Description
A computed fold for a 1372-nucleotide RNA from an uncultured bacterium, annotated as small-subunit ribosomal RNA. Its mean pLDDT, the model's own confidence on a scale to 100, is 86. The sequence is in RNAcentral, with records from ENA. Rfam family: Bacterial small subunit ribosomal RNA.
RNA sequence: AGUGGCGCACGGGUGAGUAACACGUGGGAAUCUGCCUAUUGGUGGGGAAUAACUUUUGGAAACGAAAGCUAAUACCGCAUAAGCCCUAAGGGGGAAAGAUUUAUCGCCAAUAGAUGAGCCCGCGCUAGAUUAGCUAGUUGGUGAGGUAAGAGCUCACCAAGGCUACGAUCUAUAGCUGGUCUGAGAGGAUGGUCAGCCACACUGGGACUGAGACACGGCCCAGACUCCUACGGGAGGCAGCAGUGGGGAAUCUUGCACAAUGGAGGAAACUCUGAUGCAGCGAUGCCGCGUGAGUGAAGAAGGCCUUUGGGUUGUAAAGCUCUUUUGUAGGGGAAGAUAAUGACUGUACCCUAAGAAUAAGGUCCGGCUAACUUCGUGCCAGCAGCCGCGGUAAUACGAAGGGACCUAGCGUAGUUCGGAAUUACUGGGCGUAAAGCGCGCGUAGGCCGUUGAGUUAGUUAAUUGUGAAAUCCCAAAGCUUAACUUUGGAACUGCAAUUAAAACUGCUCGACUAGAGUUUGAUAGAGGAAAGCGGAAUACAUAGUGUAGAGGUGAAAUUCGUAGAUAUUAUGUAGAACACCAGUUGCGAAGGCGGCUUUCUGGGUCAACACUGACGCUGAGGCGCGAAAGUAUGGGUAGCAAAGAGGAUUAGAUACCCUCGUAGUCCAUACCAUAAACGAUGAUUGCUAGAUGUUGGAAAUUUAUUUUCAGUAUCGCAGCUAACGCAUUAAGCAAUCCGCCUGGGGAGUACGACCGCAAGGUUAAAACUCAAAUGAAUUGACGGGGACCCGCACAAGCGGUGGAGUAUGUGGUUUAAUUCGAUGCAACGCGAAGAACCUUACCAGGGCUUGACAUCCUGCGAACCUCUGGGAAACCGGAGGGUGCCUUCGGGAACGCAGAGACAGGUGGUGCAUGGCUGUCGUCAUCUCGUGUCGUGAGAUGUUGGGUUAAGUCCCGCAACGAGCGCAACCCACGUCUUUAGUUGCCAGCAUUCAGUUGGGCACUCUAGAGAGACCGCCGGUGACAAACCGGAGGAAGGUGUGGAUGACGUCAAGUCAUCAUGCCCCUUACGUCCUGGGCUACACACGUACUACAAUGCUACGGACAAAGAGCAGCGAGCUCGCGAGAGUCAGCAAAUCUCAUAAACCGUGGCUCAGUUCAGAUCGUAGGCUGCAACUCGCCUACGUGAAGGAGGAAUCGCUAGUAAUCGCAGGUCAGCAUACUGCGGUGAAUACGUUCCCGGGCCUUGUACAUACCGCCCGUCACACCAUGGAAGUUGGCCACGCCCGAAGUCGUUACUUCAACCCCUCGGGGAGGAGGAUGCCGAAGGUGGGGCUGAUGACUGGGGUGAAGUCGUAACAAGGUAACCGUA
Repeated sequence: AGUGGCGCACGGGUGAGUAACACGUGGGAAUCUGCCUAUUGGUGGGGAAUAACUUUUGGAAACGAAAGCUAAUACCGCAUAAGCCCUAAGGGGGAAAGAUUUAUCGCCAAUAGAUGAGCCCGCGCUAGAUUAGCUAGUUGGUGAGGUAAGAGCUCACCAAGGCUACGAUCUAUAGCUGGUCUGAGAGGAUGGUCAGCCACACUGGGACUGAGACACGGCCCAGACUCCUACGGGAGGCAGCAGUGGGGAAUCUUGCACAAUGGAGGAAACUCUGAUGCAGCGAUGCCGCGUGAGUGAAGAAGGCCUUUGGGUUGUAAAGCUCUUUUGUAGGGGAAGAUAAUGACUGUACCCUAAGAAUAAGGUCCGGCUAACUUCGUGCCAGCAGCCGCGGUAAUACGAAGGGACCUAGCGUAGUUCGGAAUUACUGGGCGUAAAGCGCGCGUAGGCCGUUGAGUUAGUUAAUUGUGAAAUCCCAAAGCUUAACUUUGGAACUGCAAUUAAAACUGCUCGACUAGAGUUUGAUAGAGGAAAGCGGAAUACAUAGUGUAGAGGUGAAAUUCGUAGAUAUUAUGUAGAACACCAGUUGCGAAGGCGGCUUUCUGGGUCAACACUGACGCUGAGGCGCGAAAGUAUGGGUAGCAAAGAGGAUUAGAUACCCUCGUAGUCCAUACCAUAAACGAUGAUUGCUAGAUGUUGGAAAUUUAUUUUCAGUAUCGCAGCUAACGCAUUAAGCAAUCCGCCUGGGGAGUACGACCGCAAGGUUAAAACUCAAAUGAAUUGACGGGGACCCGCACAAGCGGUGGAGUAUGUGGUUUAAUUCGAUGCAACGCGAAGAACCUUACCAGGGCUUGACAUCCUGCGAACCUCUGGGAAACCGGAGGGUGCCUUCGGGAACGCAGAGACAGGUGGUGCAUGGCUGUCGUCAUCUCGUGUCGUGAGAUGUUGGGUUAAGUCCCGCAACGAGCGCAACCCACGUCUUUAGUUGCCAGCAUUCAGUUGGGCACUCUAGAGAGACCGCCGGUGACAAACCGGAGGAAGGUGUGGAUGACGUCAAGUCAUCAUGCCCCUUACGUCCUGGGCUACACACGUACUACAAUGCUACGGACAAAGAGCAGCGAGCUCGCGAGAGUCAGCAAAUCUCAUAAACCGUGGCUCAGUUCAGAUCGUAGGCUGCAACUCGCCUACGUGAAGGAGGAAUCGCUAGUAAUCGCAGGUCAGCAUACUGCGGUGAAUACGUUCCCGGGCCUUGUACAUACCGCCCGUCACACCAUGGAAGUUGGCCACGCCCGAAGUCGUUACUUCAACCCCUCGGGGAGGAGGAUGCCGAAGGUGGGGCUGAUGACUGGGGUGAAGUCGUAACAAGGUAACCGUA
């Protein structure tokens, strides 16, 4: 090496398939079981071969072929048969193996066990019905075959069965379990490691061997793939352990050892074992440990913040004193091993040494959620789990400092459960939030009255078996602890069996009458169907009368009418609908039903006795009914009326309004099957205060009431409800059954299926998208909602503006600059109570830089004054005079110059960072609070209501009682009186004068102090006897006497950073400051506010009269003189009841003008002057003379005013050198009108609707256009899966075989024959393959449909208010 035996069916891997007796659990009967255990009985005698080996030979190889030799526990007969098997019960059949060291190991047959395996059954086991029918060996029987074994397991014949709504079939997905995660549990999700079972081993098929396989590292065939080849042919199967490649977000070493545990073989030694034991890699998880401990305040330095004082980092660090886990170095050194044997391994552990030495990060800091500041950025960059941050003061971005939380980890992402009672069994709902089928009948199913007996299926109890181990839990033990491991217990809530009980449920038998039904007698009704009849109205027709209009509307027109309309009378015809009665009345299951009569017919109610004896309730599917619109066929058609036509309205008007008008509306028959089909409330039963009205019936009596049954309606208790509300007709308390819901949109849509003639209906998703959508109630605001009330809001009046010229402000334009602000009311004669320079902030040019101004420091000089050069000035220079005050004699104060730096300065930005101030609603009558009460709450009440008021003013009532800011009053002025006081005021009387000038006086006027007076107090009426109102008296004044001042809570991010103040940002030889000149004064234009006018109620000339309130010394300035005048000169008086401004004007008288662009009006321009001022050119005011524009009463529109007001007339003041048509005051003259609250505007209170709440200048819909996204359809194109028909038919089992061939056994005449086998051939089955038509399901597809989303697009305005035509549902 070979023969032979055993093993290789174990162990190890994976989860493709499988929805199945695969798995789990509990049972069962018709079986096998090598090795192992026990028992019984055997182990006799023969035979023929064949590997190895030798020789020859084929092939590239793999691998063979032929001849010859040989052994066995390899193979084959014979004998024997206790037990075994078959049997027709007579009989028949069938076994063994030896080895040896003599002690054992084997072998054969049988019985029993153990172990393992096969088979059958009950129950459990994912989703989809847009999968409803599936099945021919299918279901059963008989017979045969087959298997270890039952069986259609297979075959022949016979029968026509079997499964399915308790879900068959089909499709999709999936290994199952013990367990694991989560959860209070019930559940939900899951099945990786460990353990049990199953399936698989490149894909598909097949058998062989064997006790066991249809066999991961065996065989044969087919296929795909890879490799070798001499092209003939061969080889292969990591879902074993490592490892490689690929894929991927991602997953390790081609390690050591059989030392332990276990397995196979062997008698054993021993061999094999990527099982296993160990090591390696990975913070992947769990557990443990460390990175130091103590002390240390000058609270160091540095950082950060700061109110600049300080705070914080922080005992933190440093420093000082210690310790040494870990690590390092050195030394020792196990257990695991019961004798030998140790991979781990010089490992665990122990000792010694040095030295704080070798060792900290991550996330977060707006809320949820523990933890805050600064800087940067400026809707950028970015953050974000949700809400949401960021547009110049970001605790939200980025950084820093600080802090919070975890910690060898920390965040992020994904996934599962929880919270989520958000699928609700435990444990939800359906009137309005999502949700009751439109209504009924009824099948299956579910549920079901009283009572007796039986049974024991459910139920309950006990016991038994089982519920593997591990896991979880409890108690212990072992590793230094823990994780981990081990031991014991409990548990495994389940299934099965046995026994017992008999209440309840079920079942069987019997009985009952309260549910249900039947009978009899009454009874109400628009209940249904058919036929007939009736009158009013309308339209049409005929005839008569009659004449010019009718009709219609917001107003009109289209339309009809002189061919006779409308109107009216008479007659006729037609169709449809049925006034009054008529009623929160009746009937019906709902839809619905209304003139009268008749016929047929369904249901209800009441009363009464009798009868049946649970006959009941609900009801998935199913069946029927079902408004309107619509469809089909045939009729009918008066009125009305989609579509259509015309007329209007309008920006448009495919509408609302008007005139016509066809389908249709009506009838018959047949469809459709939907409605906001509503009580938005499923059906049935029982229970739970009442009151009132009403319909139908019955009973009783005190005959106008009560009781009762069945309906119907309003209110209301308990109770319920988020509230609203419901409340014996429940939305209450309970029971039974059915239907339905689970955020909004997409969408009741797509696809599929069913129904339909069609229209369409029923069933019914997903992708995608949003963080809401919704209900009820509250407070406001709003309404082309309602009620009441007020206001110069309208009306009634008067006068204006808008037209002209001018003044002034604004816009616009222009400009070097035309500085800035104010912008509906509530900006625009506003800031500005007065821009030639200044002001001045703007522009050009020229200068300065600690500065024009403030504080501090140093030096010099008193300060200061005069003269002078350059220059536009600022500024840059020169010359001279002058030496002051205080002093402790050092110096100091004020001022000036020079220098350095801290700083000054800014009318630069932000009024959306602010203070203060102001406007406005609005001098409107409101705005709130405490306590109480009501409501879950927001909130309400008070404050609403009845009266009344200017008023939330007051009275009364009231679950409110009180209070505050507002109203009113208190304050000022005016109006009357008194008193006090009389100068500068006044003058009655007395004197006096030109003159209150003077004497005198203080009565009066007046002045300015103090008081009085007015309060609905009095009377009458009305009213609730109130509040109050009306009228009257008295009074100077009467109902707030008149006018001021006075402005609640708040609104408008209203106005102001340019009055002032101020945060932050910005500039710093300039965005600061000084100076000169210019500008703010421009000018095709538009607007606002004023002045003057347009004339005769006027203008003009002359004459004459009467105020008030003010101002005045750098002022008012008399008088006088001069000037036409503006004014000039001179100079009294007056710091003012004394003097001055200062003659008031309108008015009155007289004269002129006579209706015209004028004797109106005065712009513009010319000339000559005056004044102020350093200076009137740009750019002042005034005077005189001359010039003499527009304008002849102002379109649309619009403003003010209610009495000493409007209108009109002048006067003064502030500002101011000068400049007023503006502003603020003052007085003179001095009206008209108000019926009234319908309307416009604004406001107050109550109520109502609301989809509004930056609140109607709100919200919001649809088309179109653009971009993006997902999706449906689509001629087709292209894959996957599945079953079926036919063809072909490998390997192989089985069957057949007359061909070939053969050692064992039998017969034999020794030639051979037989039995039996092998090969070949052949038949059935049969995988892959081919082909055909199907089914299911993806991807893609020109084009096309709708949908969704998107800061600022277009067109309209549909909805929300009565949304301007009430809205909505169904249908066309």